Record summary:
The prediction has a mean pLDDT of 88. Predicted 3D model of a 350-nucleotide part of an RNA (small-subunit ribosomal RNA, central domain) from a metagenome. The full RNA is in RNAcentral, with records from SILVA.
[in-house]
Context: one part of a larger RNA
RNA sequence: CUGGGCGUAAAGCGCGUGUAGGCGGAUUCGAAAGUCAGGUGUGAAAUCCCUGGGCUCAACCUAGGAACUGCAUCUGAAACUUCGAGUCUUGAGUGUCGGAGAGGGAAGCGGAAUUCCGGGUGUAGAGGUGAAAUUCGUAGAUAUCCGGAGGAACACCAGAGGCGAAGGCGGCUUCCUGGACGACAACUGACGCUGAGACGCGAAAGCGUGGGGAGCAAACAGGAUUAGAUACCCUGGUAGUCCACGCUGUAAACGAUGAGUGCUAGAUGUCUUGGGUAUUGACUCCUAAGGUGUCGUAGCUAACGCGUUAAGCACUCCGCCUGGGAACUACGGCCGCAAGGCUAAAACUC
Numbered sequence: 001c002u003g004g005g006c007g008u009a010a011a012g013c014g015c016g017u018g019u020a021g022g023c024g025g026a027u028u029c030g031a032a033a034g035u036c037a038g039g040u041g042u043g044a045a046a047u048c049c050c051u052g053g054g055c056u057c058a059a060c061c062u063a064g065g066a067a068c069u070g071c072a073u074c075u076g077a078a079a080c081u082u083c084g085a086g087u088c089u090u091g092a093g094u095g096u097c098g099g100a101g102a103g104g105g106a107a108g109c110g111g112a113a114u115u116c117c118g119g120g121u122g123u124a125g126a127g128g129u130g131a132a133a134u135u136c137g138u139a140g141a142u143a144u145c146c147g148g149a150g151g152a153a154c155a156c157c158a159g160a161g162g163c164g165a166a167g168g169c170g171g172c173u174u175c176c177u178g179g180a181c182g183a184c185a186a187c188u189g190a191c192g193c194u195g196a197g198a199c200g201c202g203a204a205a206g207c208g209u210g211g212g213g214a215g216c217a218a219a220c221a222g223g224a225u226u227a228g229a230u231a232c233c234c235u236g237g238u239a240g241u242c243c244a245c246g247c248u249g250u251a252a253a254c255g256a257u258g259a260g261u262g263c264u265a266g267a268u269g270u271c272u273u274g275g276g277u278a279u280u281g282a283c284u285c286c287u288a289a290g291g292u293g294u295c296g297u298a299g300c301u302a303a304c305g306c307g308u309u310a311a312g313c314a315c316u317c318c319g320c321c322u323g324g325g326a327a328c329u330a331c332g333g334c335c336g337c338a339a340g341g342c343u344a345a346a347a348c349u350c
Stems, first nucleotide, its partner, number of pairs: 003322004007304002012318001014201004021194003025088007033081002035077008049065006091191001092188003095184004103177007110154001115149007125136002162169002206247006215241002220236004258317006266295011299306002323350003332343004
């Protein structure tokens, strides 16, 4: 390479938008590039193959034939692909109505709790632990009541619940704003799918500048424990955690499962919406669509398990794997303020 694969054995880019490219619904007519048929020319000789011949045989040599699976050109076919012209509505989108939602951004507001400050009551302890000690307290702590300050997070509701492409999103109100879904079937008429590059988003930690700092808390200090204890436990405590703007671009970024479409038993829970039954509210029952779970048939799987939310049966497009280590490394390149990130070997070794 031909292949075979990618939930857990090596392997799905963290996620999206989208360029090139690849692939693409029904139907009519035309063209004839792909495709198919036939003709002609060419496809050197040798070789290979077949049938003969020559060395006593064979290897070897040699004659003829076939073949040279190809290319060019001509004539024709029109099912499929393609191209051109037209039509269609089921794919896709638009419209009208409707409700659901921690989807995103900004501003404002609220209560509980912790800490600190001021004041009152009050007196000898309080903290903390397996037990202690460091620590705080007669300069009045802890406890308790009143008032104030400030920062961060939003108990109950809360759910295997909801929303978002992923990361992620949870007090309340207002403003701005994205998407999905249901009903109707009015409009457009294939406008679609995927997506190398590219661009954007991207937890936590980290970085830059300026703020902020209640609690928590790497580092650090002390007290314990211990043979030691650069830990686990305790008392403190700085970066950080928070905000604004900019950078970083990683993760067990996980469903360890790329996206899209069609097909293939059911049972049961739950969320949202529609129709019907039923009653008078929202109960129940039947049913449709869209999500989200559990179990399970066929089938698949090495097994575990998956099973209409597939890991089943197929097609389209992208990414990736090819024994372990060396190596999420070196070198080079690109990016970054740095930390580092992305791309990515070999010697050697088993």